Small-subunit ribosomal RNA from an uncultured prokaryote, 1482 nucleotides, folded computationally.
RNA sequence: AGAGUUUGAUCCUGGCUCAGAACGAACGCUGGCGGCGUGCUUAACACAUGCAAGUCGAGCGAGAAACCCAGCUUCGGUUGGGGAGUAGAGCGGCGGACGGGUGAGUAACACGUGAAUAAUCUGCCCUUCAGUCUGGAAUAACCUCUCGAAAGAGGGGCUAAUGCCGGAUAAGACCACACAGACUUCGGUUUGAGGGGUCAAAGCCUUCGGGCGCUUGAGGAUCGGUUCGCGGGCCAUUAGGUAGUUGGUGGGGUAAAGGCCUACCAAGCCGACGAUGGCUAGCUGGUCUGAGAGGAUGAUCAGCCACACUGGGACUGAGACACGGCCCAGACUCCUACGGGAGGCAGCAGUGGGGAAUAUUGCGCAAUGGGGGAAACCCUGACGCAGCAACGCCGCGUGAGUGAUGAAGGCCCUAGGGUCGUAAAGCUCUGUCAAGAGGGAAGAAUACUGACGGUACCUCUGAAGGAAGCACCGGCUAACUCUGUGCCAGCAGCCGCGGUAAUACAGAGGGUGCAAACGUUGUUCGGAAUCAUUGGGCGUAAAGCGCGCGUAGGCGGCAUGUUAGGUCGGGUGUGAAAGCCCGGGGCUCAACCCCGGAACUGCAUCGGAAACUGCGGAGCUUGAGAAUGGGAGGGGCUAGUGGAAUUCCUGGUGUAGGAGUGAAAUCCGUAGAGAUCAGGAGGAACACCGGUGGCGAAGGCGACUAGCUGGACCAUUUCUGACGCUGAGGUGCGAAAGCGUGGGUAGCGAACAGGAUUAGAUACCCUGGUAGUCCACGCCGUAAACGAUGUUCACUAGCUGCUGGGUCCAUGGUUUGACUCGGUGGCGCAGCUAACGCGUUAAGUGAACCGCCUGGGGAGUACGGCCGCAAGGUUAAAACUCAAAGGAAUUGACGGGGACCCGCACAAGCGGUGGAGCAUGUGGUUUAAUUCGAAGCAACGCGAAGAACCUUACCUAGACUUGACAUCCUGCGAACCUCUCGUAAUUGAGAGGGUGCUCUUCGGGGAGCUUGGUGACAGGUGCUGCAUGGCUGUCGUCAGCUCGUGUCGUGAGAUGUUCGGUUAAGUCCGGCAACGAGCGCAACCCCUGUCCUUAGUUGCGACCACAUUAUGGUGAGCACUCUAAGGAGACUGCCGAUGCAAAUCGGAGGAAGGUGGGGACGACGUCAAGUCCGCAUGGCCCUUAUGGGCAGGGCUACACACGUGCUACAAUGGGCGGUACAAAGGGUUGCGAACUCGCGAGAGUGAGCCAAUCCCAUAAAGCCGUCCUCAGUUCGGAUUGCAGUCUGCAACUCGACUGCAUGAAGUCGGAAUCGCUAGUAAUCGCGGAUCAGCAUGCCACGGUGAAUACGUUCCCGGGUCUUGUACACACCGCCCGUCACACCAUGGGAGUCGUUUGCUCCAGAAGUCGGUGACCCAACCUUCGGGAGGGAGCCGCCGAAGGAGUGAAUGGCGACUGGGGUGAAGUCGUAACAAGGUAACC
Repeated sequence: AGAGUUUGAUCCUGGCUCAGAACGAACGCUGGCGGCGUGCUUAACACAUGCAAGUCGAGCGAGAAACCCAGCUUCGGUUGGGGAGUAGAGCGGCGGACGGGUGAGUAACACGUGAAUAAUCUGCCCUUCAGUCUGGAAUAACCUCUCGAAAGAGGGGCUAAUGCCGGAUAAGACCACACAGACUUCGGUUUGAGGGGUCAAAGCCUUCGGGCGCUUGAGGAUCGGUUCGCGGGCCAUUAGGUAGUUGGUGGGGUAAAGGCCUACCAAGCCGACGAUGGCUAGCUGGUCUGAGAGGAUGAUCAGCCACACUGGGACUGAGACACGGCCCAGACUCCUACGGGAGGCAGCAGUGGGGAAUAUUGCGCAAUGGGGGAAACCCUGACGCAGCAACGCCGCGUGAGUGAUGAAGGCCCUAGGGUCGUAAAGCUCUGUCAAGAGGGAAGAAUACUGACGGUACCUCUGAAGGAAGCACCGGCUAACUCUGUGCCAGCAGCCGCGGUAAUACAGAGGGUGCAAACGUUGUUCGGAAUCAUUGGGCGUAAAGCGCGCGUAGGCGGCAUGUUAGGUCGGGUGUGAAAGCCCGGGGCUCAACCCCGGAACUGCAUCGGAAACUGCGGAGCUUGAGAAUGGGAGGGGCUAGUGGAAUUCCUGGUGUAGGAGUGAAAUCCGUAGAGAUCAGGAGGAACACCGGUGGCGAAGGCGACUAGCUGGACCAUUUCUGACGCUGAGGUGCGAAAGCGUGGGUAGCGAACAGGAUUAGAUACCCUGGUAGUCCACGCCGUAAACGAUGUUCACUAGCUGCUGGGUCCAUGGUUUGACUCGGUGGCGCAGCUAACGCGUUAAGUGAACCGCCUGGGGAGUACGGCCGCAAGGUUAAAACUCAAAGGAAUUGACGGGGACCCGCACAAGCGGUGGAGCAUGUGGUUUAAUUCGAAGCAACGCGAAGAACCUUACCUAGACUUGACAUCCUGCGAACCUCUCGUAAUUGAGAGGGUGCUCUUCGGGGAGCUUGGUGACAGGUGCUGCAUGGCUGUCGUCAGCUCGUGUCGUGAGAUGUUCGGUUAAGUCCGGCAACGAGCGCAACCCCUGUCCUUAGUUGCGACCACAUUAUGGUGAGCACUCUAAGGAGACUGCCGAUGCAAAUCGGAGGAAGGUGGGGACGACGUCAAGUCCGCAUGGCCCUUAUGGGCAGGGCUACACACGUGCUACAAUGGGCGGUACAAAGGGUUGCGAACUCGCGAGAGUGAGCCAAUCCCAUAAAGCCGUCCUCAGUUCGGAUUGCAGUCUGCAACUCGACUGCAUGAAGUCGGAAUCGCUAGUAAUCGCGGAUCAGCAUGCCACGGUGAAUACGUUCCCGGGUCUUGUACACACCGCCCGUCACACCAUGGGAGUCGUUUGCUCCAGAAGUCGGUGACCCAACCUUCGGGAGGGAGCCGCCGAAGGAGUGAAUGGCGACUGGGGUGAAGUCGUAACAAGGUAACC
């Protein structure tokens, strides 16, 4: 410090997620030791048991028992001494208000901080002053009686005190009085002296020195009480609250100010700087995190507060409204004799319960501290220790060195090896920890006294022995292989893995990271600049209010002097300790602890400065405003006026249509429409001018005239003197639609009706048509109310239009020009921006103020409030859900977008297919099997260049198991040949013959072959073409596809390759931030067309010659043809025209002319295209079978459907006869001449030929002649019968051919569809591969030989540029809504059940206070009657729980209901994205 995730890729916005640190944790797995810490976060739920607050006999009275000893005894007991002035209880004092616990309540002066108290208290403690004299009456305990189950209570009697009371004394205190001084906020406060009134006390011990107490004062110290400034939660969907309320006066009350309380008076007080209400919460030092600012938190430790079963109350006391006190009420628990009683662990342990979860009913007062006591001492679950828990932090160990046959074993493997791995074993050492034994502390100041503890620590012994796991290994993120599984099981923090080769699941091997731990979960901060003070934004990503006016508030021009609130220095006080940080020290180190320092960024106060800012003073004119003079304008309102047009009405002319549409129909019209002419009525809107022209704040404003009226602008001088800007709330205006009332209604026109369209058409189109549109008045208050851009001010290059005004020059005027102020457009520098773009009219640079945003969906929705007649508006959530949603730009692809161009793409032609019969392939069906593959173009006469057996992969039957084939081992035998028997065959059985080659030490060995055996292995046309190689198809012989360097862009990427021409072509030229290059194009290669040279047999045939009926048959020859090798030739080279050029057009010459014709040749890539059945090959599968062999069958089936062909339908033909001319091939298991035979297929025989020689081999169409004469025919030949031929082991299933006979459909083919642009189509025959045989298929050859192309609108395909896009699996894309089903959360809901709370009322415990007090009473007085004084009781005010009524808020449940979200493939349509097929949207 960042990273992953939206996309095909990019930049940005933006959310989600991760890596870090932390924890009072929990869970999973594992677990050796020690130190120091920490340990109910939940039920402030309920609690058994024990302990946690007592102490003082030196305040006081009283005072046992058990037991022991002794005496007496009637043996039952009793007395005395001891126990013992002990125990226990009581009166009294001090302490139980501390210490300890908890965080329920509390949003508050509760806390923090700083002040105030001149408005206050303070026991014990310290200092100091003055005292402590004299009397009295009671009462517990105790005794006795009574009641009660108990708890306890009552009556009577006795007694003491440091208990209570009277009197004395009074330095002093307190009270009032008058006087003086000081201070003062003028209210008062305080000091001094004066006289008057009131007020004290307690004793105990003593060694007799004194000590401890007590009382009244003063001072101190300490702890409190009270008040104030400031600070720290959420909700405005809580906006008004308040009657003791705010203030005053009198009174009361308190330690103390005060409505704290009361009576009266006044009507205030609080609140947008957030009152009141609701929700949540103890606050702080600190803690965690963070660079910090912040954010979160408030365990342990420390300070404060609050509470003590719940609610209320007081008493005592220095202090309480009191955790282990009291009273009352309530709930709960316990005891009970049912009449009544008792209790309060949020003290320490512990129990139940709750919970994911939190410990021992331990030891000790030795230390520290606390209470009491003079002290000894007692008490102390505070505390010190121990126990439990890896809960946390820190430290240590589980060994160290050496050791390569790199052991065994595991795992992997390309089978070579690699790895675990110096790891182990082995050898040599050490002894921390744990264990055993011995010694043994400090902690005690302080003599006794140590819980911890026989602990820490030290020494010795022995022994590598007792001590390693957890998570992870797809990316983020460090670490990879195998096996299993097969969208299953599962994983997952995010992205995402898993559908047969998973580094992502599970296991294993290996590795990585931490380590007595490691992971997971939860929570907090961080990363997150993702609430932005530091430190963000708002044109299009979320975000500028529709627009004005204006209140509060915020901000504010120039100059001057004052002040000192802000601001800036300095001083002082405070900011507790602990903690953090720094330095040092102590435990062996560390954690931990101790000491010192710094810091505590704050608050208060004193004094200073005066620039800036604020306050107040007096000024200025530039901001702002006013006056004067002008012109511009659809600015607004009202009234009036006008013409064009539509419609309607009346009349005339006139006749059959009109209207409408893509085409129609509904509709109007013979009752006279439409058309046309004239007249009239009525409403609405104002053509041309008209313009990125004008005006207005926005909405908006358009005929003309008049009236009323707002604003802006320009010019001139004058005036006011900061009067300004913005603007939360508020208020006004505010298109269209809509609403109310009343008018109006020509045209248009939601709804509605009809006609069309359509699968449907509740739409688009058409014919009608009501609200509405118009007017008046009143509502509504919203729009894509947009410049998607708040208002104001200042500054920052320009160029160029339009508009309003002015100045100047020229001028008589118009006009033009220059300058200038205002408005409104276009382009553009800098700058800004994610980019697009903005750019003096900013989205630049600054200033001021307001509004708004914080992922998408849910949702601008629900609930609540406000507004509205309603429609609805405004304000405005949550649950739940997703890992994105989005902006701009890029490259593609696509468009029922555009432009240009090409192609037998269309058109123009010729011939076909689709109809028939047959052939062939396919689908389907059938079958035991009909083997398999190919599937739009680009499967279908395709793999198959040839299925009777074989092929053959399929089926049936019967047989084989190291196998038909390869390598290795081993035995016999060479091999091999012949014969017999059996079987359907494979095969089985038997017999006979027969030995070779090589080496040899002559025993034999070796190679090779056959055969038997054993196991490694063979074998598989079994699966996966979606694991692959190779090959192929296709777009497409389309003209494209890229790279290097440079440049541009943040980047994807662009440029180049676009543009203008041209071309068949990214072919070439020109231009250009490009310059070059590569793969493609073209050319180079082959065939063919002309010529030349060379060569001349098997070819040739002219000249010379020979022979023949005739023929290059022969000699001779190589001229020609030809053959086959090498050359020539064509290059837009020449001429003309056009053009910058490239090039095009025309021409000449030429065999050939603009690529001469044809072929081979196929860029980057696409289709997971095809092929595992050509071959090769990974993985999987079979192994007496999915392998191998054999016979027979099947691949040839047949109701049908399709593709590709053949033959036809005839006369441009068919039959017959005669006759002419090719090319290219093939041939020894072959081609096979001639001859003979057969009607023929063919047979017999066999010359020649390994082929320019011989053969296949007659080419056919053509030409000549003749018959047929338009018909199912002398067309057509299917089908069938008979007879044959050939091949072959074998033609039944299932071959081809021949002859005779038979003579089907078919008379030119619906929708639709195919090929072809010249030696092409069409037509005619010939050959070849495969092959024993089998060709209408395929490949190839030549013969004859056309027609047409205006042209590019349309169909198809393609190329380039451009445009839109929500597509990128790329339009066979994407995607919306209803309905149906499942699940989830949520709104409404008759109601119902709680919780909290307001108000009104009833009733009223305890208790304080007040009143009364006829009853009761020791102290004092008394004249003894009584009085003073006190109390019970009663009454009153207040008053908790309780009760009644009525509201409010909130939650649960709820038949039914509303929408929402999610879900793999459901239904219906097609709304959106392209002009999305009606542009979309508000």
Source information
Rfam family: Bacterial small subunit ribosomal RNA. Model confidence (mean pLDDT): 86 of 100.